[in-house]
Context: one part of a larger RNA
Molecule: large-subunit ribosomal RNA, domain IV
Organism: Candidatus Magasanikiibacteriota bacterium
RNA sequence: CUUCGCUAAGGAACUCUGCAAUACAGCGGCCGUAACUUCGGGAUAAGGCCUGCCCUCUUCGGAGGGUAACAUCAAAAGACGCACUGCGACUGUUUACCAAAAACACAGCUCCCUGCUAAAGCGCAAGCUGAUGUAUAGGGAGUGAUGCCUGGCCAGUGUCAGAACGUUAAGGGGAGAGGUUAGUCCGCCUUGUGCGGGCGAAGCCUUGAACUGAAGCGCUGAUGAACGCCGGCGGUAACUAUAACCGUCCUAAGGUAGCGAAAUUCCUUGUCGGGUGAGUUCCGACCUGCACGAAUGGCAUAACGAUAGUGCGACUGUCUCAGCGAAGUACUCA
Repeated sequence: CUUCGCUAAGGAACUCUGCAAUACAGCGGCCGUAACUUCGGGAUAAGGCCUGCCCUCUUCGGAGGGUAACAUCAAAAGACGCACUGCGACUGUUUACCAAAAACACAGCUCCCUGCUAAAGCGCAAGCUGAUGUAUAGGGAGUGAUGCCUGGCCAGUGUCAGAACGUUAAGGGGAGAGGUUAGUCCGCCUUGUGCGGGCGAAGCCUUGAACUGAAGCGCUGAUGAACGCCGGCGGUAACUAUAACCGUCCUAAGGUAGCGAAAUUCCUUGUCGGGUGAGUUCCGACCUGCACGAAUGGCAUAACGAUAGUGCGACUGUCUCAGCGAAGUACUCA
C1' cells in the first nucleotide's frame, strides 16, 4: 500500500456532496397511521407492542410458575426514515467501452396529405411494400398523461385558392435586311471567251420585326396546434412617491391569462420573511422579466424516479486524531 476487524470522548466538526462506511428496520401477529389525492392511492406511511419450549390452573379468553440460548416471524429470503422544492406524468429506451438524464419514447391532443391503379416509399424496369387494408383506414409533422387554458398580428416567408390584366421559353409566323449572280448599263484600249465599276431577277445561304405562345412570377384573397413576430418618447393626482389618465412617433400587430432573481436575473450574495450561533445554497414572497409566456405549448398537478437542490431524525473512524490487530503484496536481507 491492498482487503478486512475493533476503538475512549465527541457525532458530519469531514467534504463539492454524509462520497464511503456503520447503524436502524426486516413479505409474521396485534394496534396505529398525516398532508395531499386523479378517491385507486399515499401506506408496510410514520410510530408502538408481542412471539420459543415445559408444568399447573382455567369461565378455554387467559393467568401464574419454570427453563435454554447471542438470538424464539428461532433457518433462508426480506426497506434507513421524514419534510420542502425543481424537472419529467407514469412502466419503458439510450451514448456496446467516461454521460441513464431534465435527453428519446409514450398513451392523449392538434394539423396536413390520401377516394383506391390511394397518398407515401423502394426499384432503370418488371414488380413490391402500403394492404389481401379502404378515411373509426393509411402516410407525414408538431406537442406530450390528467386538470384549467391556449391571447394579438397574414406586413415578410411558406402553403392553398383564383383567374381579368402585366411579364414570360421553345415552337409557330416571316414584314424586312444582308451575301451570292444569270442578265443588264457605263468607262478604258492592247478589240479580247479582255479589264474595271454600277444596278441586279429567281434560287440558295445568313439574319429577322409585328403577331401568336403554358406553367411560373407579378396580381387578388385565405391561412398560426404554418416558419415566425408580439414598441419608443414626453407629461399628469391637494406631502412625497407612483401614474388609472393625456399627448406624440412608429408598426402587420405592439406580450393577453398565467408565471417570474426562475434549469431563464447581467447588475446580484437584489429586497423582505423563514430556517442556522453564523446560510453566495434552500423555502415563501415582492416585481426593477439585462433576455418568461401560451402545442417551438403556459400554469398547476396525486402517483412514480439508481433524477437535481435543501433541511431534520437515527447512526457512525467521514472527521477532531489517530491507535491496535488480521491476511496479502511492495520493499530489505539471506